[in-house]
Molecule: c-di-GMP-I riboswitch aptamer
Organism: Thermoleophilia bacterium
RNA sequence: AGGUGAAAAAGGCAAACCACUCGUAAGGGUGGGGCGCAAAGCUACAGGACCAGGUCGCCCUGGUCGGCUGAGCUGCCACC
Numbered sequence: 001a002g003g004u005g006a007a008a009a010a011g012g013c014a015a016a017c018c019a020c021u022c023g024u025a026a027g028g029g030u031g032g033g034g035c036g037c038a039a040a041g042c043u044a045c046a047g048g049a050c051c052a053g054g055u056c057g058c059c060c061u062g063g064u065c066g067g068c069u070g071a072g073c074u075g076c077c078a079c080c
Base pairs, nucleotide, nucleotide: 002080003079004078005077012037013036017032018031019030020029021028022027035067041073042072043071045070046069047068048065049064050063051062052061053060054059
């Protein structure tokens, strides 16, 4: 420097659900919780899903999801 994630260790993240809270909603935040995760770290760039509005439509506008897929950037440990 490249490849891989079978086994191991250190640490990390945190689904459903519950409480409080923000939002018309999708959904977000904090705490509990722990299904899972080797990028379940970051970015709405492409696709996709979802919500709201519109002249209700396969279209348009605005928004949500990074734990749906791809892409870009970054990164721990181990092995080769």